The part of an RNA shown here (small-subunit ribosomal RNA, 5' domain) has 500 nucleotides and comes from a Candidatus Gastranaerophilales bacterium. Lineage of the source: Bacteria > Bacillati > Candidatus Melainabacteria > Candidatus Gastranaerophilales. It was read from a public genome assembly. Its mean pLDDT, the model's own confidence on a scale to 100, is 85. It matches the Rfam family "Bacterial small subunit ribosomal RNA". Rfam links the family to the GO terms structural constituent of ribosome and ribosome.
[in-house]
Context: one part of a larger RNA
C1' cells in the first nucleotide's frame, strides 16, 4: 500500500448505479409463483328478456347469457433456486460419427376414401368421517379402433461409392397413415425429404492435496452370438480366452461444482469462482418406472424411511435448494409492497388470459460515484479556554459585525421519455423546468515516543492501564487517563477478519 457479497465500535446530511444467509442442502404458519384453449368435444348454473297460466309471486315454455366441472390438445422438460453430491458418466478445449434423435417453426412432394365400437361428464343406486371410490344406465370429438390406398420402413438377392457397407440403386415379398373446424380469409390433419435449433454419443488434451495409501481389477480385460437402446460400446447375458491398471502415481483417504472471468502483481506467478453469462448436479433423504419429440420430471405419479399434521382410529395428508415472510443457527445479510405499462415465456385464429421471469418500489453508508454542510469582507487580534520567563504566546479572521449566494434539503406551480399503435405507463404527480423564502436544517473519527505526518501542562507513580513491533509506566512521561493544540482521511473514520 489494493481488494471484499463483510462484521463490530463511534458518527451520519443529499443524490445516482449496483448489492445483499458466505452460518443449518435446518424446519417450515400464511399468501401468490403454470397455465390456456367455446374456432376441437358433449353438456350447461346463476341471471335477464318475452310469452302463457294464475295461487301476484311462482310454475312452464321460448331466447339471451355464460360460471363451475368434464372429454380433447398444447405448455406443466422453459423460466426461476440451490450448490448437497461429483477428482471425472463433471468442466474446459480441439475433433469424431460408416453409430444418433430432434415437438412447435422454414422448404420441397404425395394425400385425407370408407366404417366401427366406447369411455368420462350426466342420471340414478350405493360404501367412507374424510381422501376417495364402486354398480348400473345414455352420450360427443381434432379421443379410440378397424379396412382401403401410399413415394415409405423390414428382410433377401445383384449392383454402385469406398480402405471398410451398415449408405445410395434395381427386383420380389412382408408390412404401415390421417380429423376436422371455420367468421369461408384460413387455421389445423398424415406420410416422405431437406434445413434450422436443440439433444444424447465416442475421443485427445488440461483439470487441488496426501506414498505416514504400493500394488489394484472377476464383468474384470478381450472375443464370438445373442439380448436392449434413438445410438456405438460388457450397456446386459451365455460361451471362450486371461487379460487390464499402476511410481508418467493406479488404488484409497481427504477436500471441491467446472469455466467465462475476479482480485493482486511491472509481468511471471499466486488466491478466488457472490453479483452477471455458459454449462454440471440436486430438489425432506434413498429408490424406480409411466407419459411424452424431450423427464426417470422442483410447485407430477409409485414405493420405503424420517418428520410434521388432519380423524369417526378403520384410514389419509404434506415437502419454500421460486417470490415474499417465520422460527432455529450466526459477527451477520431486506418487504408476508405495486405492475403485467416495458422486455420475454406458455396457451389462443385472435380479443386476451396467466406470468414472484420481469419491470419497479421499499429496507441497509454494504459498496462505487457525485454533490453539500456556505461565500467575500472582517483587529497590533474582543470574551472564554490553554500555556507562560508574567512581558506576553496560542486558539485566530476563527468568531462577532456587515455585505451576499441559493447548490441540496423545504415549499407552490408545470411536468414528462420510456409507448412500437387511434387504446395501453406498475414506476409518478417521480425525474426535470419556473417561482418564493432564508445561512437557516447538515462533521464526524482516528492519532500526535521511533518506524509515521502531528507537543505541551495536569492527574496518576511498574498502579491504573497502552502495545502492530521496538517497547512505554517505580514522583518533573510529547507512550496510561484528561485538557488545550496539532496531523491525516471525511459522511465517514478506525478496528477485526480473509486474499495478493
Nucleotide at each position: 500500500g489494493g481488494a471484499c457479497g463483510a462484521a463490530c465500535g463511534c458518527u451520519g446530511g443529499c443524490g445516482g448505479c449496483g448489492u445483499g444467509c458466505u452460518u443449518c442442502a435446518u424446519a417450515c404458519a400464511u399468501g401468490c409463483a403454470a397455465g390456456u384453449c367455446g374456432a376441437a368435444c358433449g353438456a350447461g348454473a346463476a341471471u335477464c328478456u318475452u310469452u302463457a297460466g294464475c295461487u301476484u309471486g311462482c310454475u312452464a315454455a321460448a331466447g339471451a347469457g355464460g360460471a363451475a366441472a368434464g372429454u380433447g390438445g398444447c405448455g406443466g422438460a422453459c423460466g426461476g433456486g440451490u450448490g448437497a453430491g461429483u477428482a471425472a458418466u463433471a468442466u474446459g478445449u480441439a475433433g469424431g460419427a460408416a453409430a444418433u434423435c430432434u415437438g412447435c417453426c422454414c422448404u420441397u412432394g404425395a394425400g385425407a376414401g370408407g366404417g366401427g365400437g366406447a369411455c368420462a361428464a350426466c342420471a340414478g343406486u350405493u360404501g367412507g368421517a374424510a381422501a376417495c371410490g364402486a354398480c348400473u344406465g345414455c352420450u360427443a370429438a381434432u379421443a379410440c379402433c378397424c379396412c382401403a390406398u401410399a413415394u415409405g420402413a423390414g428382410a433377401u438377392a445383384c449392383u454402385u461409392u469406398g480402405g471398410a457397407a451398415u449408405a445410395g440403386g434395381u427386383a420380389u415379398c412382408u408390412u404401415g397413415a390421417a380429423a376436422a373446424c371455420u367468421c369461408c380469409g384460413g387455421u389445423g390433419c398424415u406420410c416422405a425429404a431437406g434445413g434450422a435449433u436443440g439433444a444424447g454419443c465416442c475421443u485427445g488434451c488440461a483439470u487441488c492435496u496426501g506414498a505416514u495409501u504400493a500394488g489394484c481389477u472377476u464383468g474384470u480385460u478381450g472375443g464370438c452370438g445373442g439380448g436392449g437402446u434413438a445410438a456405438a460400446u460388457g450397456c446386459c447375458c451365455a460361451c471362450c480366452a486371461a487379460g487390464g491398471c499402476g511410481a508418467c502415481g493406479a488404488u484409497c483417504a481427504g477436500u471441491a461444482g467446472c469455466u467465462g472471468g475476479u482480485u493482486u502483481g511491472a509481468g511471471a506467478g499466486g488466491a478466488u469462482g457472490a453479483u452477471c453469462a455458459g454449462c454440471c448436479a440436486c430438489a425432506a433423504u434413498g429408490g424406480a418406472a409411466c407419459u411424452g419429440a424431450g423427464a426417470c420430471a422442483c410447485g407430477g405419479u409409485c414405493c420405503a424411511u424420517a418428520c410434521u399434521c388432519c380423524u369417526a382410529c378403520g384410514g389419509g395428508a404434506g415437502g419454500c435448494a421460486g417470490c415474499a415472510g417465520u422460527a432455529g443457527g450466526g459477527a451477520a445479510u431486506u418487504u408476508u409492497g405495486c405492475g403485467c405499462a416495458a422486455u420475454g415465456g406458455g396457451g389462443g385464429a385472435a380479443a386476451c388470459c396467466c406470468u414472484g421471469a420481469c419491470g419497479c418500489a421499499g429496507c441497509a453508508a454494504c459498496g462505487c460515484c457525485g454533490c453539500g454542510u456556505g461565500u467575500g469582507u472582517g483587529a497590533u487580534u474582543a470574551a472564554g479556554c490553554c500555556c507562560u520567563u508574567c512581558g506576553g504566546g496560542g486558539u485566530g479572521u476563527a468568531a462577532a459585525a456587515c455585505a451576499c449566494u441559493g447548490u441540496c434539503a423545504g415549499u407552490g406551480g408545470g411536468g414528462a421519455c420510456g409507448a412500437a399503435a387511434u387504446u395501453u405507463g406498475a414506476c409518478g404527480g417521480u425525474a426535470c423546468c419556473c417561482g418564493c423564502a432564508g445561512a437557516g436544517g447538515a462533521a464526524g473519527c482516528a492519532c500526535c515516543g521511533g518506524c509515521u505526518a502531528a507537543c505541551u501542562c495536569c492527574g496518576u507513580g511498574c498502579c491504573a492501564g497502552c502495545a502492530g513491533c521496538c517497547g512505554c509506566g517505580g514522583u518533573a512521561a510529547u507512550a496510561c487517563g484528561g485538557a488545550g493544540g496539532g496531523u491525516g482521511c471525511a459522511a465517514g473514520c478506525g478496528u477485526u477478519g480473509u486474499c495478493c